[in-house]
A computed fold for a 418-nucleotide RNA from a Phycisphaerales bacterium, annotated as Bacterial RNase P class A.
It matches the Rfam family "Bacterial RNase P class A". The family's RNA type in Rfam is ribozyme. Rfam's curators write: Ribonuclease P (RNase P) is a ubiquitous endoribonuclease, found in archaea, bacteria and eukarya as well as chloroplasts and mitochondria.
The prediction has a mean pLDDT of 77.
């Protein structure tokens, strides 16, 4: 000097003219009123991501919204928050910083369990998880520059990974075979809310990895969503089909009795509803006519068909913004003060001009530094021309993710110098 990563701040300012929209208030026109139109004054009018629709909620509706299963999500510990898959701190692991180590600093982690079970690790390689002998090493024998048998897994090779690591001893050669240290397992003590850490002791010591493989464990999750809902106005056209069952207790009426009728309650069944399944729960056991068959209605469902799609409300005072104090490492919390900061409805928040500011380029002047000089670099001023990213609210809020211009801080990469 260049690009990269992480975090933070900002997202131009101002004046004039014309225009759009909302609120408050006044006047005026129309109208029975509601309502609608016009004029004037004052005040307000896109983001830090408004995007994605990925999480969490507020709010609304649902005849149980309850339970279990299924299904889905999260996953170190402790805090924050209305809540979260978010944020903060800490723990553990990993990466980078002259050859190594340590510390500091920066960054990353999809960070519960591999001894509950199942499954996978291609190819290469002797052998890939109770594996294994290709080369090699050692010993013995033989027909001796080769062969056979036995031992071995330290050396080499293959591979992403080879059944603990380094060293010493030991051995025919080797091997935790033995020992020291490290690693690992178990236990104790200390510190910590905890995840964990440190120290000590015992043990030669169980058999690698993958769960962003199925799975296991812990915790969480009702559904649908402002096109949710509520109201007003207007408007139409209905047709077809299914169900309204059974048993029993009690009371009354009738009857000689059996039985029959009515009412109440319980149980069972069919049907319908409740995001999927089951249980539970809720709805439905009706009326009239008729001697009777039956007919007509009512209620609850299903299918087909028709009508409306206009207006108002929800609609912006909020888990709200800003400032200060206190507490906390921090995320944040508490208290006090102050402010009201869009509400459109096919969708307003704009257009033109000027000035100032920012960025880049060119020219000139002054000044500072390096240099013998040429020259290079920095700062300030003047003049000229140009540029300014990503991108537009739609019920609201807390997050995450993605897009992007300028500046600041930190970190490494790379170049140069020492």
């Nucleotide at each position: 000097a260049g690009a990269u990563g992480u975090g933070g701040a900002c997202a131009g300012g101002u004046g004039a003219u014309c225009g759009c929209u909302c609120g408050c208030c006044g006047c005026u026109c129309u109208g029975a009123a509601a309502g609608g139109g016009g004029c004037a004054g004052c005040g307000g009018g896109a983001g830090g991501a408004a995007a994605g629709u990925c999480c969490g909620a507020a709010c609304a509706c649902g005849g149980c919204a309850g339970g279990a299963c299924a299904c889905g999500g999260u996953g170190g510990u402790g805090g924050g928050u209305a809540a979260c898959g978010c944020c903060c701190a800490c723990c553990g692991g990993c990466u980078c910083u002259g050859g190594a180590u340590g510390g500091c600093g920066a960054g990353c982690c999809a960070g519960g369990g591999a001894a509950a079970g199942u499954g996978c690790c291609a190819c290469a390689g002797a052998g890939a998880a109770u594996a294994g002998a290709c080369c090699g090493c050692c010993c013995g024998c033989c027909u001796c520059c080769g062969g056979c048998g036995g031992g071995u897994a330290a050396g080499g090779g293959u591979g992403a990974a080879a059944c603990g690591g380094u060293g010493c001893g030991g051995u025919a050669a080797g091997a935790g075979c033995g020992c020291a240290c490290c690693g690992c397992u178990c236990g104790a003590u200390u510190g910590g809310c905890g995840a964990c850490a440190a120290u000590c002791g015992a043990g030669g010591c169980a058999c690698g990895g993958c769960a962003a493989a199925c799975c296991c464990c812990a915790c969480c999750g009702c559904g649908u969503g402002c096109a949710a809902g509520c109201g007003c106005a207007a408007g139409c056209a209905g047709u077809u089909u299914c169900a309204u069952a059974g048993u029993c207790u009690c009371a009354c009426a009738u009857g000689a009795a059996a039985g029959u009728g009515u009412g109440u309650g319980a149980c069972u069944g069919a049907c319908c509803g409740u995001g999927g399944u089951c249980c539970g729960c809720g709805g439905c056991c009706c009326u009239c006519a008729g001697c009777g068959a039956u007919g007509a209605g009512a209620u609850g469902g299903a299918a087909c068909g028709g009508g409306u799609a206009g207006c108002g409300u929800g609609c912006u005072c909020g888990a709200g913004g800003c400032c200060g104090a206190u507490g906390g490492c921090g995320a944040c919390a508490u208290c006090g003060g102050u402010c009201c900061c869009a509400g459109a409805g096919g969708a307003a928040u704009g257009a033109u001009c000027g000035c100032c500011g920012c960025c880049c380029c060119c020219g000139g002047a002054a000044u500072c530094g390096a240099g013998c000089a040429a020259u290079c670099g920095g700062u300030u001023c003047c003049g000229g021309a140009g540029g300014a990213a990503c991108a537009g609210a739609a019920u609201u809020c807390g997050g995450c993710u993605u897009a992007c211009g300028u500046c600041c801080a930190c970190a490494g990469c790379c170049c140069c110098c020492a």